[in-house]
RNA sequence: UCUGAAACAAGGCAAACUCUCCGAAAGGUGAGGACGCAAAGUCUCCGGUCUAAAAGGUUGGUCAAAGCCUUACGAUAGCGGGAUUACCAGA
Numbered sequence: 001u002c003u004g005a006a007a008c009a010a011g012g013c014a015a016a017c018u019c020u021c022c023g024a025a026a027g028g029u030g031a032g033g034a035c036g037c038a039a040a041g042u043c044u045c046c047g048g049u050c051u052a053a054a055a056g057g058u059u060g061g062u063c064a065a066a067g068c069c070u071u072a073c074g075a076u077a078g079c080g081g082g083a084u085u086a087c088c089a090g091a
Base pairs, nucleotide, nucleotide: 001091002090003089004088012037013036017032018031019030021028022027035078041084042083043082045081046080047079048076049075050074055070056069057068058067059066
């Protein structure tokens, strides 16, 4: 440097769900709990997906409320790609 995986050794992380807090929401924090994971360590650079507070348009109507549409500066690293770091074993 490359390859590999639940083969050896040491282990690690933690889905759904429940409680708690944050958030407009998607979703996230902490605790419990394990579906799984060889990077399920870290990072939104690219694509995808999710949400739509704010902004704009539209319906409504005296005005409003409410609804609908567009839209990420929000989210997802356990959706992929990429970057970067790393245990063991082998070459």